[in-house]
RNA sequence: GAUGAACGCUGGCGGCGUGCCUAACACAUGCAAGUCGAACGAGGGUUAGCAAUAAUCCUAGUGGCGCACGGGUGAGUAACACGUAGCUGACCUGCCCCGAACAGGGGGAUAACUGACCGAAAGGUUGGCUAAUACCCCAUAAGCUCACGGCUGUUAGAGAGCUGCGAGAAAAGUUCCGGCGGUUCGGGAGGGGGCUGCGUCCCAUCAGGUAGUUGGUGUGGUAAAGGCGCACCAAGCCAUCGACGGGUAGGGGGCCUGAGAGGGUGACCCCCCACACUGGAACUGAGACACGGUCCAGACUCCUACGGGAGGCAGCAGUGAGGAAUAUUGCUCAAUGGGCGCAAGCCUGAAGCAGCGACGCCGCGUGGGCGAUGAAGGUCUUCGGAUCGUAAAGCCCUUUUCUCCGGGACGAGCAAGGACGGUACCGGAGGAAUAAGUGUCGGCUAACUACGUGCCAGCAGCCGCGGUAAAACGUAGGACGCAAGCGUUAUCCGGAAUUACUGGGCGUAAAGCGCGUGUAGGCGGAUGCGUAAGUCACUGUUGAAAGCGCCGGGCUAAACUCGGCGAGGUGCGGUGAGACUGCGCGUCUAGAGACUGUCAGAGGGAUGCAGAAUUCCGGGUGUAGUGGUGAAAUGCGUAGAGAUCCGGAGGAAUACCAGAGGCGAAGGCGGCAUCCUGGGACAGCACUGACGCUGAGACGCGAAAGCAUGGGGAGCGAACGGGAUUAGAGACCCCGGUAGUCCAUGCCGUAAACGAUGCAAACUAGAUGUGUGCGCUCUACGGGGCGUGUGCGUCGCAGCCAACGCGAUAAGUUUGCCGCCUGGGGAGUACGGUCGCAAGGCUAAAACUCAAAGGAAUUGACGGGGGCCCGCACAAGCAGCGGAGCGUGUGGUUUAAUUCGAGGCUACACGAAGAACCUUACCUGGGUUUGACAUCCCUUGACGGCACAUGAAAGUGUGCUUUCCUUCGGGACAAGGAGACAGGUGCUGCAUGGCUGUCGUCAGCUCGUGUCGUGAGAUGUUCGGUUAAGUCCGAAAACGAGCGCAACCCUCGGUCUGUGUUACAGGUGUCACGGACGACUGCCGGCGGCAAGCCGGAGGAAGGUGGGGAUGACGUCAAGUCAGCAUGGCCUUUAUAUCCAGGGCUACACACACGCUACAAUGGGUGGUACAGUGGGUUGCCAAGGCGCGAGCCGGAGCCAAUCCUGCAAAGCCAUUCGUAGUUCGGAUUGCAGGCUGCAACUCGCCUGCAUGAAGCUGGAGUUGCUAGUAACCGUGCAUCAGCAUGGCACGGUGAGUACGUUCCCGGGCCUUGUACACACCGCCCGUCACGUCAUGAGAGUUCGUCACGCCUGAAGUCGGGAAGGUAACCGCGAGGAGCCUACCGCCGAAGGCAGGGCGGAUGAUUGGGACGAAGUCGUAACAAGGUAGCUGUAGCGGAAGC
Repeated sequence: GAUGAACGCUGGCGGCGUGCCUAACACAUGCAAGUCGAACGAGGGUUAGCAAUAAUCCUAGUGGCGCACGGGUGAGUAACACGUAGCUGACCUGCCCCGAACAGGGGGAUAACUGACCGAAAGGUUGGCUAAUACCCCAUAAGCUCACGGCUGUUAGAGAGCUGCGAGAAAAGUUCCGGCGGUUCGGGAGGGGGCUGCGUCCCAUCAGGUAGUUGGUGUGGUAAAGGCGCACCAAGCCAUCGACGGGUAGGGGGCCUGAGAGGGUGACCCCCCACACUGGAACUGAGACACGGUCCAGACUCCUACGGGAGGCAGCAGUGAGGAAUAUUGCUCAAUGGGCGCAAGCCUGAAGCAGCGACGCCGCGUGGGCGAUGAAGGUCUUCGGAUCGUAAAGCCCUUUUCUCCGGGACGAGCAAGGACGGUACCGGAGGAAUAAGUGUCGGCUAACUACGUGCCAGCAGCCGCGGUAAAACGUAGGACGCAAGCGUUAUCCGGAAUUACUGGGCGUAAAGCGCGUGUAGGCGGAUGCGUAAGUCACUGUUGAAAGCGCCGGGCUAAACUCGGCGAGGUGCGGUGAGACUGCGCGUCUAGAGACUGUCAGAGGGAUGCAGAAUUCCGGGUGUAGUGGUGAAAUGCGUAGAGAUCCGGAGGAAUACCAGAGGCGAAGGCGGCAUCCUGGGACAGCACUGACGCUGAGACGCGAAAGCAUGGGGAGCGAACGGGAUUAGAGACCCCGGUAGUCCAUGCCGUAAACGAUGCAAACUAGAUGUGUGCGCUCUACGGGGCGUGUGCGUCGCAGCCAACGCGAUAAGUUUGCCGCCUGGGGAGUACGGUCGCAAGGCUAAAACUCAAAGGAAUUGACGGGGGCCCGCACAAGCAGCGGAGCGUGUGGUUUAAUUCGAGGCUACACGAAGAACCUUACCUGGGUUUGACAUCCCUUGACGGCACAUGAAAGUGUGCUUUCCUUCGGGACAAGGAGACAGGUGCUGCAUGGCUGUCGUCAGCUCGUGUCGUGAGAUGUUCGGUUAAGUCCGAAAACGAGCGCAACCCUCGGUCUGUGUUACAGGUGUCACGGACGACUGCCGGCGGCAAGCCGGAGGAAGGUGGGGAUGACGUCAAGUCAGCAUGGCCUUUAUAUCCAGGGCUACACACACGCUACAAUGGGUGGUACAGUGGGUUGCCAAGGCGCGAGCCGGAGCCAAUCCUGCAAAGCCAUUCGUAGUUCGGAUUGCAGGCUGCAACUCGCCUGCAUGAAGCUGGAGUUGCUAGUAACCGUGCAUCAGCAUGGCACGGUGAGUACGUUCCCGGGCCUUGUACACACCGCCCGUCACGUCAUGAGAGUUCGUCACGCCUGAAGUCGGGAAGGUAACCGCGAGGAGCCUACCGCCGAAGGCAGGGCGGAUGAUUGGGACGAAGUCGUAACAAGGUAGCUGUAGCGGAAGC
């Protein structure tokens, strides 16, 4: 885009079309084919008449014509059915037209009717009468037909034409006198029969078919050729150019689509065919094997008096059924057409009309103009507004449509006559009146917001949406599209170059047969002549109409329709051309082949021979092991192994040579010799003369494994046995070991049979290696140079390619031929066929299922890949942790609550820089509800303070006391009140901001321009050096730049300098606070590419970033935090808010993390004695002095601090004691007595004294920190804080050990490699098993359909026979005969029966695999060297991958 459509929602009008696609299922009822009195007889009625009679009408009958048309349907049919072009000398033709010739005479019946009879009916029997254009006989015969003969000429051939003779066959009348008819012959028109060429679907898993089959002769039959039928004879005929069989199907004009080629289709209309309940048959006839005829059989339906009968809507309506689905039991013969008739006319469900259906096409309308407070209302909102929206309202206007009224056709060619139809159309009136939906809005694809929902409900054409902020679901508002329709579904074409003729491919994406020989076929070198099949041109003819295109006309226009012109074909015929192809004939040598000479070679087959090695056997020497592995063990060995020497046996394979080497068609071929044999190369050339290329089928060859028979068997070695490994180990490793491996003969016929690249030929830059020929040339004879062939390789230009790559050995440019491909899985499977001894091979589907499977390359990530390099990463060390007790945190458990968060590294002395109340978020209980807190409004004037009562408190109540500012409006503050609102540590860190952790202070991360690439992307950033560093240098299709690194900043260390309070007795300046200088590989030597830089040295307080800090790139972890804060959304609102008391966060069988104190003598105790720094201090630090054993208390000076205080630092040092002991170690625990803070230390603080004195004697596996003023040890201060520090942060004191080195562990950087990973190895992924669903194969069978064949029975009927029966016409005087009919018989024959079979479907216990299915089981096979490289054919084995 299209449709004979259907379904959903909706629906105003008209025109023109169109309407059972299914059950060729069954049908009630009515109608659809009759007509003629001018062929004939009869019966009846009416009119006129007294009647005869006349006129007229009706009815059935005889007779004639029609009923073979028109109308329906598409079952069957793959066929001369259809289409097209022809042939018919092989034919027919009623009615119609033209022409010719005729129509004389005679005869016998019969229906109707009437009588009788049978039957329920349908119908029938019989006697009698009668007419004809019914029937019969005779005559005539122009012409016709037949037999025989002659002549002419055509054709591929024939039955053609002319003619002679003989024989044969015709007729009908009627009338209104105009006609209408009859017979024969010839011709015409139109119609038909038959035959032929070409065209006409799918399956080869249908490959062979055929007995009337093919042909002949004869005969029959027909209108007519013909095996159409029959008899006989022959053995043919068809088929890979697809016979036969199976499936499907009416064919064409056309229709739909498409640029076309093509694909699909065959409704309506036209042509042809076929069919008429199913099957068979003939009759009549001009024509039928006959839709509304006959006979028979069958099924079905109906009637019946049970004896018998009737019927055939695939005609028009209509009914039932089927179905997603398809109309009125209408009107009229007015028109067109048909039948009959002289005609009038009759008949006509053909046809013309109307009805129903938006089923389609076309047209029209549902109003037009103005109208902004941009109304109300809806929706959204950032609350400003936006939008529906000039939309509405309102004002003005119009009247198609609608309603009413009036008029009123054409269609009718000569009067009248119109179903449609009082319709179309015209006029008038009324009134915006009667008239809008549907689909969509994530991308494709045009149109976005809100709410609801929460992987639910749902959507979905594909991709995909939905798990709490959904533009994708549902609803709403809005928008977009189309519009009386709009969507959906189904089907076809297009897009799809996605079956490729036009117009595709095959190295790796699907696809080259494993290789050759060769048949058919296809294709084919040069040249000459001929021919004209192909080809080309011209021409004739046909290609119906409709349809299509153009032009014009008619309905107002359009749809529709009419007229004209055109287009439309591999068609057929004729004429011509002669290039090319073909064909015929001739010639040629460039292709091909042959010949001569030379050459290389693991080419093939057979036979023989050789040496090395392994093993075994015998013997010698010899002694305890050997062998094997990651390590072992099994095994072998004291019965003497292994080792070693000698001898022997046997089998298999041939080291070195050996090479990217050679040969072969491929598989493949490797010691040496001989014999037989194939192919190839080069050189020469006086041979043949296109003999060629390819190659469907076919035939042959064909590794390994495997099979059969017979040998052989050393080594190796499936299976098997054992040992190990392991969670297991049906494996990898080890010890053994059978088939097999070897030979002969025969099978098998497959491989990742690979160059994943068919064969042949031609053409198209080069460079280089190598095998092997030939020529020329130089030579010092060793060899070299040049050229030219033929092989095998590498690199590479052009070109090709998706890229990788290929590149004269093409995957380039061309030609010829063959094979093969068409998404993945199912499946190289099933079934069938065929081959095989078997294993199995070859050929080869479908259902079902998926939205991919795949190739090449890119960037990452990863690897039990590689290289280089870092880091307290390891190593080397020191001190620890892990064991104990205690502190703290966490898990778990418990609880009314033990609030919450943090969760590997990067949670766990973390948020906590400090939970007794408070904090506090939790629990229990008691209260409050505009609220503890903010803003707004109203009323009041207090609020507060004191006291009392009550209560656990909050609170409540009572009494007393008392305002401030003011511009007088009010405000501050408080109480009461109403509502807006407050409030929430309620949820979502996966809606967020901000901040933070981590990789990581790692050296990286990017950009612009250029260049390369189809592109992703690359280059730069790689490489060579170097560095702490992408630091720097060099090189380089890159050149630069940014964020990082470094530096700039702070601090410590040196010097100088300024200032000098409070330091210091002074003056000063160790000190404080400022400023400046100083270090840059600057200098020297060496190394280096003489670059960067590195090593060493000098000087210097300091040396190669001097130490420390601050500083954290692009990004990663949906990392952490909604409970710090902020914040969207959601939830809550007498509660999830808020107040209070008490409790809890402090629980305790346990487990982990971080610490403290220890286990002691480098120590503990006691005494004495020395030396810091950072800090802090007014609700504070607190001196002196005093009291207390002590914590502390009293006290109050000084200090807002270089001034005063904290403030005695401790380890250390000097003495002394303890003597290895659970202790004079260790201090847990507990008791008692005190101190301090605080409203308050019971739950639950810290400290002191006395007493008590637990575990613990250096800590398993494992694990942490640290490289120098570091670790370790020692004390000090500060924040938080009323109080509480073993934690945190800071400060100083004392002050080590070790680093060979980078193999290994962990983390990281760069380059490279592989990849089936990309949520990125915590990845991916395989197979069994279990469960569910689905389709399918096999299956004892069961069942249905279909197709022929064999045999039996055999209707109707034609044909043949027909001796019996019947019989008007003719013959005969007659008897009788001829002829005809019938019974009966025969052939054939539908159908039925019996039996076996082919094909197809359904079903079937059971069984096989397959596909699919968020979270099943077992393992880990594959992807990184996937942890045994993988894959492949074959064989064996195993739960499974697999081995």